[in-house]
Context: one part of a larger RNA
RNA sequence: CCACGGUUAAGGAACUCGGCAUAUUGGCUCCGUAACUUCGGGAGAAGGAGCGCCGCUGGCGGUGAAAGGGCUUGCCCCUGGAGCGGCUGGCGGCCGCAGUGAAUAGGCCCAAGCGACUGUUUAUCAAAAACACAGGACUCUGCAAAGUCGUAAGACGACGUAUAGGGUCUGACGCCUGCCCGGUGCUGGAAGGUUACGCGGAUGUGUUAGCUCUUUUGAGCGAAGCACUGAAGCUAAGCCCCAGUAAACGGCGGCCGUAACUAUAACGGUCCUAAGGUAGCGAAAUUCCUUGUCGGGUAAGUUCCGACCUGCACGAAUGGCGUAACGAUUUGGGCGCUGUCUCAACCGUGGACCCG
Numbered sequence: 001c002c003a004c005g006g007u008u009a010a011g012g013a014a015c016u017c018g019g020c021a022u023a024u025u026g027g028c029u030c031c032g033u034a035a036c037u038u039c040g041g042g043a044g045a046a047g048g049a050g051c052g053c054c055g056c057u058g059g060c061g062g063u064g065a066a067a068g069g070g071c072u073u074g075c076c077c078c079u080g081g082a083g084c085g086g087c088u089g090g091c092g093g094c095c096g097c098a099g100u101g102a103a104u105a106g107g108c109c110c111a112a113g114c115g116a117c118u119g120u121u122u123a124u125c126a127a128a129a130a131c132a133c134a135g136g137a138c139u140c141u142g143c144a145a146a147g148u149c150g151u152a153a154g155a156c157g158a159c160g161u162a163u164a165g166g167g168u169c170u171g172a173c174g175c176c177u178g179c180c181c182g183g184u185g186c187u188g189g190a191a192g193g194u195u196a197c198g199c200g201g202a203u204g205u206g207u208u209a210g211c212u213c214u215u216u217u218g219a220g221c222g223a224a225g226c227a228c229u230g231a232a233g234c235u236a237a238g239c240c241c242c243a244g245u246a247a248a249c250g251g252c253g254g255c256c257g258u259a260a261c262u263a264u265a266a267c268g269g270u271c272c273u274a275a276g277g278u279a280g281c282g283a284a285a286u287u288c289c290u291u292g293u294c295g296g297g298u299a300a301g302u303u304c305c306g307a308c309c310u311g312c313a314c315g316a317a318u319g320g321c322g323u324a325a326c327g328a329u330u331u332g333g334g335c336g337c338u339g340u341c342u343c344a345a346c347c348g349u350g351g352a353c354c355c356g
Stems, first nucleotide, its partner, number of pairs: 001351008010342002014340001019337001027051005036041001038172001052094009062084002067079004071074001095099001107335007114327002119131002135170007147156003173322004178252003183249002185245005192240003198234002204228004210221004253271005280314001281311001292308005
């Protein structure tokens, strides 16, 4: 010096990102116990008192000896209460610094955020506000169900049947969940437009029996057939189109003026939009400017709490706002307590280290 353990004057968080770690508290009995609340809780709230040993004595249970009595003589019954032991009181006394004498055995309170809760998770840096959850909603599915696995057979769903099963979102409970269907998606519609295969075969082309011309050679025309080509026309879903649908994906404005101080604008004008953000909340796990401003708490507070609203860039099941209880959760404050600190010291054990 290191690790682990122990003690410490005075102070008591001045330490530090932060009371991290330590310390405090701790059992049982009795007294007592707030806001709030979903009336269950909160609650072991908080805060107090007692606890050992000896003697005397009371109460209530347990067991039930001796002895006595009875007969039906039995490992019998009745009376009886000794002794032992249990629980719980009263009175008196004794000792120590200390009586749950060692060990084991909550620190507490206030306020706020998030998540209702118990649960689950990154085996090996994250346990959480993440996941799940009961509850809510939408949607698909009529059974050989939808959906899933498999090439298939087949299987699961389910030996279930819409109070069932699958998918998606939300996430107890309370109060609620506004406006927009123009875009995208989904559902429905079918008049019109477009549209594949197919049907259809017009037209055109090749070939040439034949005909015409030509001096030979050859040239022109060219039916049928055989081939090739393939127009018009007919023809589905889809798309275009027409509606519906937002707890489907999503979206939810700008400028100018105006009141008898000023300021502000209930009001008016205008442009644009599918519609222009309702209730509630708001410098917030969201606020850039920002340590916004005011109030509280402190001697002093970029954090915290309560307000304000100028919301850079909250907002209603990608849910909004509350909420008792709960949390090895996050934030702020207080009491207690302490070597966290002022500021360090000593002791014990084991190392490191030194000498051999």
Molecule: large-subunit ribosomal RNA, domain IV
Organism: Eggerthellaceae bacterium